The RNA shown here (c-di-GMP-I riboswitch aptamer) has 78 nucleotides and comes from uncultured Desulfofustis sp. The source organism's lineage runs through Bacteria, Pseudomonadati, Thermodesulfobacteriota, Desulfocapsaceae and Desulfofustis. Its mean pLDDT, the model's own confidence on a scale to 100, is 87.
This record gives sequence, structure tokens and C1' cells, in this order.
RNA sequence: UCUACGAAAAGGCAAACCUAGGGCGACCUAGGGACGUAAAGCCACGGGCCAGCAUAGGUUGGCAGCCGGGCUGCCGAA
Repeated sequence: UCUACGAAAAGGCAAACCUAGGGCGACCUAGGGACGUAAAGCCACGGGCCAGCAUAGGUUGGCAGCCGGGCUGCCGAA
């Protein structure tokens, strides 16, 4: 230094819930809040789940904190 791995420390993120706003909705944004988290950083590519419309196939969206995959990345004990 690289790969695998995940002890410690620093720093980071932030579920439920509450408030305000947006959306038909899934859900999103901001603030509060912490259940968790080493990719809980990013990408809907495959699968999955959810919502609207159609309902026959489907179509348009949402979820990256469901799994896989891709890209990037902090620290360094065993």
C1' cells in the first nucleotide's frame, strides 16, 4: 500500500413518533427526536414490496434503513 475483516477512538447518518410544508397516494422536504447503522454515502440495473391509473397484459411513480449488483469512501487493533 492492496484485499479481506470490524476491536477502539474521532467524526457522520438517523427508524418510530411529533410539528410545518408538498403530493390523489406510496412517499418526500425541513426542524425536533434516536431504534439502529461501517457504507444507513450515491445509482431503481435484476428481484422484491408499496401507491395511482387501467384492470387483460400493463403503465406511471415510490422505497437504496428488503436482498443482489455497480460506483465512491473515514479509521486501523486482532